[in-house]
């Protein structure tokens, strides 16, 4: 700013224009101007009529007859419209406009005067209508309704247009249509932590009021009305057709379109009108905004656009009345942000395009790679086409209807034709599983992802990027929401022994359910017909836009409600009958059933007295305590309280809790038997009522024992506990409360049905027996086993957790929490009812396999015990930790690292440090060039290295030239190299449990399954060794055996070995021999084979014989499935990462050898079973040519010289030592012990300073047998004694072997440690080194309480009372009518009654601090 006006054909004016006949003026004499009259046209401020109650918007309120559905009005109204009937006569008084005078800034308004009507008012008429009166007719379920006659009273009207016909209006009235109003049945969210609500409230009578019924209002009377089938209160919400989802039943929802309701700034109110208590009308109050001269006024977009604000978020201040529809008008027409269109937004649905065909050299590029390739990929390029959409040009609608003409906003739009050119047009999410789609790099529990599980800690298909791929496509993902899956609120369609869930138990009103039979009825039920269930939507069949979305015609459907007819099986109702359910009577029976009264003995304690003397009591051991003032013990007497041994029992009774000496009284229930009676009287049970262990509370008693609290003593780190000594409430009684328990069978009550067996309690019957009693059967209880069935399994199983029926209670993930708040109960303690915020991804049940247990049973092992010897104390050696350092290289870390890798660190080793050097390299392969290679030597330097000199010319092929192989030098590049990292990326190897006896499989069987069985059981063994039994039968890896060695014998063989006989010698030295010993090859032998006993006759065990050996003869090798992310990337191999003039390579020196300390493993000792000295005897197994080294000589000795022999049964190392014989020492820091230190030497080696070993002389430390603790060993073993080898130039107290001498002890398996089998418990499974609980400190989150504080809603009391309305009325005012007048009727103002806002208090709910 526009969206509700219109009508001049209702009315009086006003203004303008045109015409006519006049008058006047000016003069330019035919023009202009003025005046009144008249005719017409245009406009419209006012009066008047109709419409502004429709159309359009919104969902605040409303849990309501608001809505939906079906009925009712005999209790109603309805303008315009349709159709009938009757009529419109004659008058009157005003008032806007207008004029004049005022007030006010404005909005507006006052006074005086004039005027019209289809505006207003009497009178007449009155068919009809209304009221009153009484009567009869017809009808209705009732109040009552309809039509009509009579009498009395009351009530109407308007004109306009037209020449006219006529048309449009007006009044009364019957009917219709349409629209509305009111009433009723049924349906319509959540909360009981809202249980009682209600005073006009419920009803009646009279009156009023309304269109109309009615407490709608009023006066009086009565005391009613609603409510567990949820009243009242609180919260939330417009309702429906429909829409979304779902197989359906349901669940959610109420945008668009359509029906109804409510609202119009907030609250209240009426007026006008047919209709409103009125979105674009009025009045008042309030909040807000605007104007103002401050006095006062104006306004209401939840109409269409548009603006601001708020917000995650929602459009143009467009075109048009051409169509459809609406208002007014006689009409033309005017109005219409209704509506028709266009615009904006991928917001949704639908359709279309972004090209098609061909095209391998599989181009380039990208990515990847096992380096061959693969993939992107016919994809591209190229070639040949097409033209939808787009662009340009030409043509061009329908939508327009009534007799005709005219009329198009959209719009030059849809559509058609032609031309041009692949030209202008593809993205988004995802790729670990669910879920279609995988690789590389980066990152390294970081950055990040994530719907759930979860991914990421250096090889991420899960993060980020890239390539590739899957999906959808002008869209694709995310977020929010609803339904589904979810049988996870279970009506369809779940459960309650142990997973969440049976009230502690009974009685019982309401409610629910209910035995047999007959008749009636027809409420439920079923069937037919009929009315309705608006249209749209959904579904089916057609039609129209090129198709579709969309639009449209028809049908079906709308599972509902009403009316009516029928049926009579079932349920109900009514009446009658029956006896099986239930109950009563009769006769018996058992019982710790309950209440009251009485009474008994044993025991404890206390008191008195007697006897009597030193302890008693108590404990794992003690102490506190009692006792010489006489305890305890014992005897006698007495007091008092409480509980009732034996019987006594998976026995009895009771609804449960519970109930126990005996006797008496009162009393409840149950069972059995046979009959009689009543005749469904029954079952269950929300609310209710009653009972209800122990503890606790109140009042009063009582109190022997016991005993919370408390005290003391112990135990203990502590011990507010367990144990002990005392001890008060309490336990007992009476009365009154409390009302909870693992109040459990963790199993509600009642009824029916469904195999059995065994015991026991009460009763009955039958048979047998002389009897005691036995057997069979029946009924009611009470236990165990078990079929079918059920159960997730465990288990239940006629006493069900089976199969069914009836009723009640309860459950819906864990924690918060049976808690808070509120209510109820209680004296209190507390009980009962009972949440939420927040938080977690689980909590839980049953069963399985392991592991574990300060659970059980059995068994084994130097595991303990019995013994012997050690370690831990000393010194030294050696390894480790720690410290130190330039470096003290690295690894190994409980057993199972620590004399370990290392079977030898002075250099080397060596990996470490410092310094100096090299860069295709010390080493490998390939290319090119040159040179044989090599040897000798000089100089500089710490050396590596660098610079020279001399010598040398090889092998193969070839006639030669030349070529080739090996080697050396130089150059460049591929590469070498790494004891650098990761043993938690790996292979291989190894340790350990453990030489423990176990670990598994196939088939079968059992179990829903995990799994079980076999493998368990009875015996036995070293052994899962064997036997027997067994739903198992077999098999494998382990055990054992086979292998080596040792012990006996035989055969063969006989040198270097051996020597009985013969000969010989100093000597098996030589001849001889191989008998013996021995050597080394093959065999034998031992197998529980034999005998006796035990055992089940088996396996086996015990004893014995024989035998060299006897029960695996001794020893070794041999290590199941697996465990420890055990150890090793530094043996080796190897993925990945890292370094590349260095983390590679070379050299010299240093370090690995340091030293306040701690630990491990050893050596030597501390002495007399010994030390020292002298003499003397006997091994085994090994080594040896860069070697072992004899005899002999030298040295005190280490050793030196020497050189025979030996490639070894020949020679040698090589004297074995302890032992034995003798001597000495005499218990001492020694004639023990030997460390340390000084000196002198020897050997190996290039070299012994850091840093070797040994010898001699001297020195002579600690140490006198070792705390707590701890190790090894069971027989040729421990202990003790020496010898040898490997490594090695040298270096051994280490290590690997060898022999000599040579014990003690084992009752036994209770205990410690480890292991095996069975079983049991488990909240453990990373498996007890597990899991897990509580307090405290700090920060934060959520909630309860809380002194208080401010606001909102609702209820109520009082005051106050605007506008308005109805009645009344002192006071005031007043045109029409009456009256001659006074005055009256009627009306208005004021007052009064009701009432909004305002004000005090209470209550409820919520928010903030």
């Nucleotide at each position: 700013u526009g969206c509700a006006g219109u009508c001049g054909a209702a009315c009086g004016g006003a203004g303008g224009c045109u015409g006519g006949a006049g008058g006047g003026a000016g003069c330019u004499u035919g023009c202009u101007c003025c005046c009144g009259c008249u005719a017409g046209c245009c406009u419209u401020a006012g009066u008047g009529g109709c419409g502004g109650a429709c159309g359009g918007g919104u969902g605040a309120g409303u849990a309501a007859c608001g809505c939906g559905u079906g009925g009712g009005u005999a209790a109603c109204c309805u303008g315009c419209c349709c159709u009938g009937g009757a009529g419109a006569g004659g008058g009157g008084g005003a008032u806007a406009a207008c004029a004049c005078c005022g007030c006010g800034a404005a909005a507006g308004u006052g006074g005086u005067g004039c005027u019209a009507a289809u505006a207003c008012c009497g009178c007449a008429u009155g068919a009809a209508g209304c009221u009153a009166u009484a009567u009869g007719g017809c009808c209705g379920c009732a109040u009552g309704g309809c039509a009509g006659a009579a009498u009395a009273g009351c009530c109407a009207a308007a004109g306009g247009a037209g020449c006219a016909a006529u048309c449009c209006g007006c009044u009364c009235u019957g009917g219709g249509a349409u629209g509305g109003a009111c009433c009723c049945g049924c349906g319509u969210c959540u909360g009981a932590u809202u249980a009682g609500c209600u005073g006009g409230u419920u009803g009646g009578u009279g009156g009023g009021g309304u269109a109309a019924c009615g407490g709608c209002c009023u006066a009086c009377c009565a005391a009613g009305g609603c409510g567990a089938c949820g009243a009242u209160c609180a919260g939330u919400a417009g309702c429906c057709g429909g829409c979304c989802u779902g197989a359906g039943a349901g669940g959610g929802u109420g945008a668009c379109c359509g029906g109804c309701c409510a609202c119009a700034c907030u609250g209240g109110g009426a007026c006008u009108g047919a209709g409103a208590c009125a979105c674009g009308g009025c009045c008042c109050a309030g909040a807000c905004u605007c104007c103002u001269a401050c006095g006062g006024g104006a306004g209401g977009c939840a109409g269409c656009a548009g603006u601001g604000g708020g917000g995650a978020a929602u459009c143009u201040u467009c075109c048009g009345c051409a169509a459809u529809g609406g208002g007014c008008g006689a009409a033309a027409g005017c109005c219409u942000g209704a509506c028709g269109g266009a615009g904006c937004a991928a917001c949704g649905c639908c359709g279309c395009g972004u090209g098609a065909a061909u095209g391998a050299c599989g181009a380039a590029g990208g990515c990847u790679u096992u380096c061959g390739g693969g993939u992107u990929g016919u994809a591209a390029a190229g070639u040949u086409c097409u033209g939808u959409c787009u662009u340009c040009a030409g043509g061009g609608a329908a939508g327009a209807a009534g007799c005709a003409a005219g009329u198009g906003a959209c719009g030059g739009u849809a559509c058609c034709u032609g031309a041009g050119g692949a030209g202008g047009a593809a993205g988004c999410c995802c790729c670990g599983g669910c879920u279609a789609a995988c690789u590389a790099c980066g990152u390294g529990c970081c950055a990040g992802c994530a719907g759930c599980c979860g991914c990421g800690g250096u090889a991420a298909u899960a993060c980020g990027u890239a390539g590739g791929g899957u999906g959808c496509g002008a869209g694709c993902g995310u977020u929010a929401a609803u339904c589904g899956g979810a049988a996870u609120u279970a009506c369809u369609g779940g459960g309650c022994g142990u997973a969440a869930a049976g009230c502690g138990u009974g009685c019982g009103c309401a409610g629910g359910c209910g035995g047999u039979u007959u008749u009636a009825u027809a409420a439920g039920a079923c069937a037919g017909a009929u009315g309705u269930g608006a249209a749209a939507u959904c579904c089916c069949c057609g039609g129209g836009c090129u198709u579709a979305a969309c639009c449209u015609g028809g049908g079906a459907a709308c599972u509902g409600c009403g009316u009516u007819u029928g049926u009579g099986a079932c349920u109900g109702u009514a009446a009658g009958a029956c006896u099986c359910g239930a109950g009563u009577g009769u006769g018996g029976c058992a019982g710790a059933g309950g209440g009251g009264g009485g009474u008994g003995g044993a025991a404890u304690u206390c008191c008195a007295c007697g006897u009597g003397u030193a302890g008693c009591a108590g404990u794992g051991a003690a102490a506190u305590g009692c006792g010489u003032a006489g305890a305890g013990a014992u005897g006698u007497g007495g007091a008092g309280g409480a509980a009732c041994a034996c019987c006594g029992a998976u026995g009895g009774c009771g609804a449960a809790g519970g109930c126990a000496g005996c006797c008496c009284c009162c009393u409840g229930g149950g069972c059995c038997a046979a009959c009689a009676c009543u005749g469904a009287c029954g079952c269950u049970c929300a609310u209710g009522c009653a009972c209800g262990a122990a503890a606790g509370c109140g009042u009063g008693g009582g109190u022997a024992g016991c005993a919370a609290a408390c005290a003391g003593g112990a135990u203990u780190a502590g011990a507010u506990a367990c144990c002990c000594u005392g001890g008060u409430a309490g336990u007992c009684c009476a009365c009154g409360c409390c009302c909870u328990a693992a109040a459990c069978g963790a199993u509600g009550u009642c009824a029916a049905c469904u195999a059995g067996g065994u015991g026991u309690u009460g009763g009955g019957g039958a048979a047998g027996g002389a009897g005691a009693c036995u057997u069979c059967u029946u009924u009611a209880g009470u236990a165990c086993c078990g079929c079918a069935g059920c159960u997730a399994a465990c288990g239940c199983g006629u006493g069900a957790a089976g199969u069914u029926g009836a009723c009640c209670g309860c459950c819906u993930g864990g924690g918060g929490a049976g808690u808070a708040c509120g209510g109820u109960c209680g004296c209190a303690a507390g009980a009962u009812u009972a949440a939420a915020a927040c938080u977690c991804a689980a909590a839980g049940g049953a069963a399985u396999u392991g592991a574990c247990g300060g659970g059980g049973a059995c068994c084994c092992g130097c595991a303990c015990a019995a013994g012997c010897g050690g370690u831990g104390g000393a010194u030294u050696a050696u390894g480790u930790g720690g410290a130190u350092u330039a470096a003290u290289u690295c690894g190994a870390u409980g057993c199972a690292a620590c004399g370990c890798g290392a079977a030898a660190a002075a250099c080397c080793u060596u990996a470490c440090c410092u310094a100096c050097c090299c860069u295709u390299g010390a080493c490998a392969u390939g290319u090119c060039a040159g040179g044989a290679a090599g040897a000798u030597u000089c100089c500089a330097g710490a050396g590596a290295u660098g610079g020279g000199a001399u010598u040398g010319u090889g092998c193969c092929c070839g006639a030669a030239a030349g070529g080739g192989a090996a080697c050396c030098u130089g150059a460049a590049c591929a590469c070498a190299g790494g004891u650098g990292c990761u043993g938690c990326a790996u292979g291989g190897c190894u340790g350990u449990c453990g030489u423990c006896a176990g670990c598994u499989c196939g088939u079968g069987u059992c179990g829903u399954g995990a799994g079980a069985u076999g493998u368990u059981g009875g015996g036995u063994u070293a052994a899962g060794u064997c036997c027997c039994g067994c739903a198992a039968c077999g098999a494998g890896c382990g055990c054992a055996a086979c292998c080596c060695u040792u012990g006996u014998c035989a055969u063969u063989a006989a040198u270097u070995g051996c020597c009985a006989u013969c000969a010989u010698u100093u000597a098996g030295u030589u001849g001889g021999g191989c008998a013996c010993u021995u050597u080394a090859a093959u065999g034998a032998g031992a197998c529980u084979g034999c005998c006796g006993g035990u055992g089940a006759u088996a396996a086996a065990c015990c004893g014995g014989a024989g035998g060299a050996a006897g029960g695996u003869g001794g020893g070794g090798a041999u290590g199941a499935c697996g465990u420890c992310a055990a150890g090793u990337c530094c043996u080796c191999a190897u993925g990945g990462c890292c370094c590349u003039u260095a983390u590679g390579g070379g050299u010299a020196g240093g370090g690995c050898u340091u030293c306040a300390c701690a630990c491990g493993u050893a050596a030597u000792a501390c002495a007399a079973u010994g030390g020292u000295c002298g003499g003397u005897a006997c091994a085994g197994a090994g080594g040896g040519u860069u070697g072992c080294c004899a005899a002999c000589c030298c040295g005190c000795g280490a050793g030196g010289g020497g050189g025979a022999g030996c490639u070894a049964a020949u020679c040698u190392c090589a004297g074995a030592a302890a032992g034995c014989c003798g001597a000495u020492c005499g218990u001492a820091g020694u004639c023990c012990g030997g460390a340390u230190c000084g000196g002198a030497g020897u050997c190996c080696g290039c070299a012994a300073c850091u840093c070797g070993a040994c010898u001699c002389c001297g020195u002579g430390a600690a140490g006198u047998c070792g705390g707590a603790a701890u190790c090894g060993c069971u027989a040729g073993u421990a202990a003790u004694c020496g010898c040898g080898g490997a490594u090695c130039a040298g270096c051994a107290u280490g290590u690997c072997g060898c022999g000599g001498u040579g014990a003690a002890u084992a009752c036994g398996u209770u205990c410690c440690c480890g292991g095996g089998u069975c079983u049991u418990g488990u909240a453990c499974a990373c498996a007890c080194c597990g899991c897990c609980c509580g307090u405290c400190a700090c920060a934060c989150c959520a909630u309860g309480g809380g002194a208080g504080u401010g606001g909102a809603a609702u209820c109520u009391g009082c005051c106050a009372g605007a506008a308005g309305u109805a009645g009344g009325u002192a006071g005031c005012c007043u045109a029409a009518c009456c009256g001659c007048a006074a005055g009256g009727a009627g009306g208005g103002c004021g007052c009064u009654a009701c009432c909004a806002c305002g004000u005090g208090g209470g209550u409820c709910a919520g928010g903030c601090c």